A computed fold for a 103-nucleotide RNA from Sporosarcina globispora, annotated as SAM riboswitch aptamer (S box leader).
The prediction has a mean pLDDT of 84.
NCBI's taxonomy places the organism under Bacteria, Bacillati, Bacillota, Bacilli, Sporosarcina.
It matches the Rfam family "SAM riboswitch aptamer (S box leader)". Its family is annotated with regulation of gene expression in the Gene Ontology.

[in-house]
RNA sequence: UUCUUAUCAAGAGAGGCGGAGGGACUGACCCUACGAAGCCUCGGCAACCAGCAUUUAUGCACGGUGCCAAAUUCAGAGGAAAAGCAUUUUCCGAAGAUGAGAA
Numbered sequence: 001u002u003c004u005u006a007u008c009a010a011g012a013g014a015g016g017c018g019g020a021g022g023g024a025c026u027g028a029c030c031c032u033a034c035g036a037a038g039c040c041u042c043g044g045c046a047a048c049c050a051g052c053a054u055u056u057a058u059g060c061a062c063g064g065u066g067c068c069a070a071a072u073u074c075a076g077a078g079g080a081a082a083a084g085c086a087u088u089u090u091c092c093g094a095a096g097a098u099g100a101g102a103a
Base pairs, nucleotide, nucleotide: 001103002102003101004100005099006098007097008096013042014041015040016039017038021031022030023029025076026075027074028073043068044067045066048064049063051060052059053058054057072095078092079091080090081089082088083087
């Protein structure tokens, strides 16, 4: 990097350095000098993998990842259904993120 598969409306931030961007992309809408990104320290959430316990499905949270503004911030190729003639809503899906497995 590619493929397969599961999940994605829940949850969880302080300090130091830093100094203008950030929310994947496009549009919208937001966050940000009352301090963005990034790095470090400490803390927390969650329970995918591993581990442990047992009543085998739950519990625990020492390990490997992940995460800690807003639903994946909202919409987004394409398709289906419903209401209605302005368009709206819902679902599938696309795109993306993370884990596990494979090449």